[in-house]
Context: one part of a larger RNA
């Protein structure tokens, strides 16, 4: 320098936003740095190859060719790559128009419900279980009515639906405020891809300082079960689950599937947007253009499937893998209040 590979056998960073690199649309013209040709001059001898010769062969050894695949420099070619100058509009962007949406943040409100408290009315149970007990309850429980207080979480509509980069995001309202698309075709003129590093985001649990605390419930208590029950079932039950505001940075963070672009049969269903068609319209029906399931050609795969949302068929960039365990450990570094996180061996073993 070079190899095969990463949906499940090791292997895709959890996700995004970009630096440095790497790559990179079409047409002119310019240049020669990259690439080509030609000379020329160096690439020591010896090794290596080829023909000969010498020791009886052969190792060796000694003559003679080639060869030294490289560098300079010189003339020349200009298709590609590059540079430099000019155009372009199919990439990307902006503008304008339109509708969809649990996209995000802030404040505000709705009712159901569950628990508490006050009052009624009422009376011996009530809960819970496979059966029990613990526990509640004659100091009036369960049930039921009125009435308050509080906390969380929004049935139905809810769909293999939609939005979101991922993590995630469901009452209703307003404000702020991301993106996508769907039509148009005015404008920029290549402004584009990817993206080590770096920066931001990032479910759960956890942590810190304050607040909140109804239901629920790790720990923790009792009661059962059972040989034992440090459990599974039951009654309680506290951190926590809610809010703010600061850490933490992991996950089966999963489609176990990196981004981008372009090519490569259809069928079907659903969402959003336009267009047709209809009697203006709803509906149904066709088409186009984004999303988002299902089946299934070709091809690809050990299969198992995947299949225009490719695991197909090609290109440009990153990341990661290299037999099992030792080990995602130990050092050391860096981060963190701690918990630990990140980066990561080796002895030994099979």
């Nucleotide at each position: 320098c070079u190899g095969g590979g990463c949906g499940u056998a090791a292997a895709g960073c959890g996700c995004g936003u970009g630096u440095a690199g790497g790559c990179g649309g079409g047409c002119c013209g310019a240049u020669a740095a990259g690439u080509c040709a030609g000379g020329c001059g160096u690439g020591a001898a010896a090794u290596c190859c080829c023909c000969g010769a010498g020791c009886u062969c052969a190792a060796c050894u000694c003559g003679g060719g080639a060869a030294c695949u490289g560098c300079a420099c010189c003339u020349g070619a200009a298709a590609c790559u590059g540079u430099c100058g000019g155009c372009c509009u199919a990439g990307a962007g902006u503008g304008a128009u339109g509708g969809a949406g649990a996209g995000g943040g802030u404040a505000g409100c709705g009712g159901a419900a569950u628990u508490c408290c006050u009052g009624g009315u009422g009376u011996a149970g009530a809960a819970g279980u496979g059966a029990a007990a613990u526990u509640c309850g004659u100091a009036g429980a369960u049930a039921u009515c009125a009435g308050g207080a509080g906390g969380a979480a929004c049935a139905c509509c809810g769909g293999u639906g939609g939005c979101g980069a991922a993590g995630g995001c469901g009452a209703c309202u307003a404000c702020c405020u991301g993106g996508a698309c769907a039509u148009u075709a005015a404008c920029u003129g290549a402004c584009g891809c990817u993206g080590a590093g770096a920066c931001g985001c990032g479910a759960a649990a956890g942590c810190g300082u304050g607040g909140g605390g109804a239901g629920c419930a790790a720990a923790c208590a009792g009661g059962a079960u059972u040989a034992g029950a440090u459990a599974c079932c039951c009654u309680g039950g506290u951190a926590g689950u809610c809010c703010a505001c600061g850490c933490c940075g992991u996950a089966a963070a999963c489609g176990a599937u990196g981004g981008g672009c372009a090519c490569u049969a259809g069928g079907u269903g659903u969402c959003g947007c336009g267009g047709g068609u209809u009697u203006u319209g709803a509906c149904c029906c066709c088409c186009g253009c984004g999303g988002u399931g299902c089946c299934g050609u070709a091809g690809c795969u050990a299969a198992c499937g995947c299949g225009u949302u490719a695991a197909g068929u090609g290109c440009c960039c990153c990341g990661c893998c290299u037999g099992g365990g030792g080990a995602g450990u130990a050092c050391g570094g860096c981060c963190g209040c701690a918990a630990g996180g990140c980066u990561a061996a080796a002895a030994c073993u099979c």
RNAcentral holds the full RNA, with entries from ENA, Greengenes and SILVA. Small-subunit ribosomal RNA, central domain from an uncultured bacterium, 350 nucleotides, folded computationally.